[in-house]
């Protein structure tokens, strides 16, 4: 120095134009003599910034971060 791939919730992943989802995690209740465990709900989130389009998490560029590759 170039060349690919990833960045979504607290982690661990789907989803790739039309309301952003599930597990495990937190938090409320309800069961329990009490804890676990099981049951029910609630909260939580698209790396930043253009552009394209009625609508962009999704398509382009560009930049930040990480990861491999080459040299």
């Nucleotide at each position: 120095g170039c060349c690919a791939c990833c960045u979504u919730a607290g982690c661990u992943c789907a989803g790739g134009g039309g309301u952003a989802g599930a597990g495990c995690a937190c938090c409320u209740c309800a069961c329990u003599c009490g804890u676990a465990a099981c049951g029910a709900g609630a909260a939580g989130a698209c790396g930043u910034g253009a552009g394209u389009u009625c609508g962009a998490u999704u398509c382009u560029c560009a930049c930040a971060g990480g990861u491999g590759g080459c040299u």
About this RNA
A computed fold for a 71-nucleotide RNA from a Candidatus Anderseniibacteriota bacterium, annotated as transfer RNA. The sequence is in RNAcentral, with records from ENA. Lineage of the source: Bacteria > Bacteria candidate phyla > Candidatus Anderseniibacteriota. Rfam family: tRNA. It is annotated as a transfer RNA. The coordinates come from a structure-prediction model, not an experiment, and the mean pLDDT is 84.